A computed fold for a 346-nucleotide part of an RNA from an uncultured Cytophagales bacterium, annotated as small-subunit ribosomal RNA, central domain. The full RNA is in RNAcentral, with records from ENA and SILVA. The coordinates come from a structure-prediction model, not an experiment, and the mean pLDDT is 86.
Context: one part of a larger RNA
């Protein structure tokens, strides 16, 4: 390489958009590039294969045949693919009507809690733990009441629920923006699928500049525990946690399951539409779950949301360690990221 694979054994890119490329619905006509057939030419000799012969045999050598699976030219075939022209509506999109949601973004507002400050009541403890101590407190704490300020997060509703491409998204309200679904079948008429390179988005932590700083809390300090305790427990506490702008670009970024299309038993719950309506029932489309067949699977299990049966395209794997390391390249302010070996060893 061929082949075989990628939920859990090695292996699906974190996600989307999209360029090249690959692949692509129905019908008609034309063409004849691919494709198929015939004929001609060429495909040196030797070699390989078959037959036969010469050295006593063999290796070796000689003769004949086949073959040289290819290329060129020409004459035909036209199912399929391509190309050209025309048509269609089942894919895809648009329009109109309805509807759904914690989808995004920018502003405004709200209450509970926490902390702090002030005032008042009040007196000896509070706090914390397995037990304590550090700590706070007669300079009046803890507790209770009133007032003010600050920052962050939004109890109940809340769900096996919903939305989003993924990351993710939750108080209420307003503006702007996007999306899905359903119905009609009016319009376009294959406009589609996938997607190397590329571009964009991308939790947390981290970085830069400027704000903010209530809570919690790496580091750090103290108290305990212990043989020790650079921990677990306790009292404090700085970065950070929050905001704006810029960077970083990684996660068990998980369904450990790439995207799209078609097909393949049933039962049941639920979300959003539609039909019908007696609010009983039953059907249909799109989601989200549970169970169970055929089939698949090493099994666990999966099972119309496939890991079943097929098709197209992309990504990736090829014994363990060395190693996601070294070197080089590239990106980054840095931390580091991406790409990514070998010797050696088992």
């Nucleotide at each position: 390489u061929u082949g075989g694979g990628u939920u859990u054994a090695a292996a699906g890119g974190g996600u989307g958009c999209g360029u090249a490329g690959g692949c692509g619905g129905a019908c008609u006509a034309a063409u004849a590039a691919g494709u198929c057939a015939g004929u001609g030419g060429u495909g040196a000799a030797a070699u390989c294969c078959c037959c036969c012969g010469g050295c006593u045999c063999a290796a070796c050598c000689a003769g004949g045949g086949a073959a040289c699976u290819g290329c060129c030219a020409u004459u035909g075939a036209u199912a399929c693919u391509g190309c050209u022209a025309g048509u269609c509506u089942a894919g895809a999109g648009u329009a109109c009507a309805g509807u759904u949601g914690a989808a995004g973004u920018a502003g405004g507002c709200g209450g509970a809690a926490u902390g702090u400050a002030g005032c008042a009541u009040g007196u000896a403890g509070c706090g914390g733990u397995g037990a304590a101590a550090u700590g706070c407190a007669u300079a009046g704490a803890u507790a209770u009441g009133c007032u003010a300020c600050a920052g962050a997060a939004c109890a109940c509703c809340g769900a096996u629920a919903g939305c989003g491409a993924a990351g993710g998204c939750a108080g209420c309200u307003u503006g702007c923006u996007a999306a899905g679904c359903u119905g009609u079948a009016a319009c376009u008429g294959a406009c589609g699928c996938u997607a190397a390179u590329g571009c964009a988005c991308g939790a947390a932590a981290g970085c830069g500049u400027g704000g903010g700083g209530a809570u919690c809390a790496a580091a750090c300090a103290g108290g305990a525990u212990u043989a020790g305790a650079u921990a677990c427990c306790c009292u404090g506490g700085u970065a950070g946690u929050c905001c704006a702008c810029g960077c970083u670009g990684u996660a068990a970024a998980c369904g450990a399951u790439g995207a799209u299309c078609a097909c393949u038993c049933g039962u049941u719950g639920u979300u959003g539409g539609c039909g019908a309506u007696a609010c009983a029932c039953u059907g249909u489309c799109a989601g989200c779950g549970a169970c169970u067949g055929a089939a698949c699977g090493a099994a666990a299990g999966u099972a119309u949301u496939a890991a079943g049966u097929g098709a197209u395209c992309c990504a990736c794997c090829u014994g363990g360690g060395a190693a996601g390391u070294a070197c080089g390249a590239u990106c980054g302010c840095a931390a580091g990221g991406u790409u990514g070996a070998a010797a050696c060893u088992c």